[in-house]
Context: one part of a larger RNA
Molecule: large-subunit ribosomal RNA, domain VI
Organism: metagenome
RNA sequence: CGUAGGAAUCUUGACGGCAACCCUUUCCUAGUACGAGAGGAUUGGAAAGGACGGACCCCUGGUGUACCAGUUGUCAUUCGUGGCACCGCUGGGUAGCCAUGUCCGGAACGGAUAAACGCUGAAAGCAUCUAAGCGUGAAGCCAGUGCCGAGAUUACGAUUCCCUAAGACCCCCCGUAGACUACGGGGUUGAUAGGCCGGAGCUGUAAGAAUAGUAAUAUUUUCAGGUCACCGGUACUAACGGUCGUUCA
Numbered sequence: 001c002g003u004a005g006g007a008a009u010c011u012u013g014a015c016g017g018c019a020a021c022c023c024u025u026u027c028c029u030a031g032u033a034c035g036a037g038a039g040g041a042u043u044g045g046a047a048a049g050g051a052c053g054g055a056c057c058c059c060u061g062g063u064g065u066a067c068c069a070g071u072u073g074u075c076a077u078u079c080g081u082g083g084c085a086c087c088g089c090u091g092g093g094u095a096g097c098c099a100u101g102u103c104c105g106g107a108a109c110g111g112a113u114a115a116a117c118g119c120u121g122a123a124a125g126c127a128u129c130u131a132a133g134c135g136u137g138a139a140g141c142c143a144g145u146g147c148c149g150a151g152a153u154u155a156c157g158a159u160u161c162c163c164u165a166a167g168a169c170c171c172c173c174c175g176u177a178g179a180c181u182a183c184g185g186g187g188u189u190g191a192u193a194g195g196c197c198g199g200a201g202c203u204g205u206a207a208g209a210a211u212a213g214u215a216a217u218a219u220u221u222u223c224a225g226g227u228c229a230c231c232g233g234u235a236c237u238a239a240c241g242g243u244c245g246u247u248c249a
Base pairs, nucleotide, nucleotide: 001151005162006161007160008159009158010157016148017147018146019145022050023049024048025047026046027045028044034039052105053104054103055102056101060099061098062097063096067092068091069090070089071088072085073084074083075082076081110142111141116136117135118134119133167244168243169242170241171187172186173185174184175183192238193237194236195234196233197232198231199230201227202226203225208221209220210219211218212217
C1' cells in the first nucleotide's frame, strides 16, 4: 500500500509450506510347521529398550560473582563490623536457566503404485499376467499426525462496536518477551515496577547481656539473626504529558 467505510476479537485451511517418518531385544504363538539330525520359522499378539525430537523443572543433580554461615593474611575500626587478596578460600543454597532429571512422540486405518505374484484373454483354434479388461502388492508416493498459514491479488468467513467516534499510536512503569524492533501486562476508575508489611524457601542459632572458665571458649536468652530473583498484601514513590483517527466509498 492492497484486501471498495473504519475498527476489535475469533476463525476456515488452498492438489500451500515446514517438521516428523528410525531401530533393537525379550516373551507367547512354539521348540510348533519344516528337517534324518543339527537346527529352526512364516503369521498374529504382548512387553521392554536404544538413538533422535518436543515440552517442562515436581523429583535427582549442575550453575547460582555477594543469599547465609565458617575461616586465613593484612589494613581500617565506633571492636559491632568493613575493604583487599580468583567470589580470598571453604560448606550450603531460593528464583531463573539447564540435563545427566521428568513427561510425551514416531502409530493405526486408508488410496494409487514399484519390483514381483495373479485372474480372464486374444493376436497366434494351443499357450500366454497384457494387447482390451480386472486384482494382490513396500520403511517408498498421496493422505493421515504436529506447527505455520487469506499478499490464497480467487486477498475467505463469523460476531460485536463506531460516525468524531470505535479504536490506535507516541510517551511513561514493566516482563511470561526481547540484539534493535516486535510481542505481552499496566498507566491513578491503578497493584505495573520499586519501597514497606507478612509468608515461603535458604542459611543454621546474630548482636548485646548474663553465667561458667586464668583463658581460648562454652551455655542460656535463641529453630535465633540475616535473607537476591518466589507468593500474598499495602498507593508510600514512579506510571507525567501528548497525538492520530470519515477530509472514505